[in-house]
Predicted 3D model of a 266-nucleotide RNA (Bacterial large signal recognition particle RNA) from an Actinomycetota bacterium. Rfam family: Bacterial large signal recognition particle RNA. On this family, see Rosenblad et al., RNA Biol 2009: "Kinship in the SRP RNA family". Rfam classes the family as a non-coding RNA gene. A source record names the gene ffs. The RNAcentral record of the sequence draws on ENA and MGnify. The same sequence occurs in records of 2 taxa. Model confidence (mean pLDDT): 78 of 100.
RNA sequence: CCGUGCUAGGCGGGGAGCUAGCGGUGCCCUGCACCCGCAAUCCGCUUCAGCGGGGCCGAAUCCCCGCUCGAGGCCCGGAAGGUCCGGGGCAGCCUUGAGUGCGGAGCGUUGAAAGUCGGGUCCUACGCGACAUCAGACCUCGAACCCGGUCAGGUCCGGAAGGAAGCAGCCGUAAGGGGAGCUUGAUGGGUGCCGUAGGGAUGCCUGGCUGGAGCUACCGCGCCGAGAAGCGCCCGAGUCAUCCGUGGUCGACAGCGGGUGCACGG
Numbered sequence: 001c002c003g004u005g006c007u008a009g010g011c012g013g014g015g016a017g018c019u020a021g022c023g024g025u026g027c028c029c030u031g032c033a034c035c036c037g038c039a040a041u042c043c044g045c046u047u048c049a050g051c052g053g054g055g056c057c058g059a060a061u062c063c064c065c066g067c068u069c070g071a072g073g074c075c076c077g078g079a080a081g082g083u084c085c086g087g088g089g090c091a092g093c094c095u096u097g098a099g100u101g102c103g104g105a106g107c108g109u110u111g112a113a114a115g116u117c118g119g120g121u122c123c124u125a126c127g128c129g130a131c132a133u134c135a136g137a138c139c140u141c142g143a144a145c146c147c148g149g150u151c152a153g154g155u156c157c158g159g160a161a162g163g164a165a166g167c168a169g170c171c172g173u174a175a176g177g178g179g180a181g182c183u184u185g186a187u188g189g190g191u192g193c194c195g196u197a198g199g200g201a202u203g204c205c206u207g208g209c210u211g212g213a214g215c216u217a218c219c220g221c222g223c224c225g226a227g228a229a230g231c232g233c234c235c236g237a238g239u240c241a242u243c244c245g246u247g248g249u250c251g252a253c254a255g256c257g258g259g260u261g262c263a264c265g266g
Stems, first nucleotide, its partner, number of pairs: 001266006009057003012030004020046005034054005063259006072250004076245004081240003085236004092231002094227004099223006105216003114210008122199006128192002131188006138179004147172004155164003
């Protein structure tokens, strides 16, 4: 130096979390590096730190150490953002003023502001009328007999003269029906361009007088006020995510360098 067979060792690693601590299952990052069983209201160990069973590689591209690089995670500090909670406060947004000024749109010598007198609408009482209903009065119809008057015929009393009752008919009428709509009375009210008196009231409508030029309670803007606390504003806490760092920590993969057995044979 080469070949063969073994052993150490290797057959992924890391972060956070859990844990007295170390690993694993689970989550995340990296990456390609055996199989089976156990395992988060956990599983197995004890500083040499998964346990049990099986398989492969095996002294170097693969194992060990150091350095460089650095994915990624966690922590710290800072910045501002979303959301939500608590507190504070009110110059803005919001609600509002028959305060004030200006403008617009309007009114006004066919008479503004202001002042004053009256009427209606409203309520009560009385009166008058219309309407509706009812009753009376008017006209008319209306009783086989138990309404009236007159009572043919017929009937009864009488010697006769003459009397009596009385059906039908006719006339009139009661109870009741109908009509007219001139009339009298009663009752009623979602009745009336009605009258009188009293009341009430300035909400609305309207008429007159004084007055002699402004007025507007409508719209907009500004100023000055009043109100409220939803937004905006200030402080603080939580949560979510983003950015920054001559901050910290751990750190895969990769690169570089170095180191490391045993036996036999040639």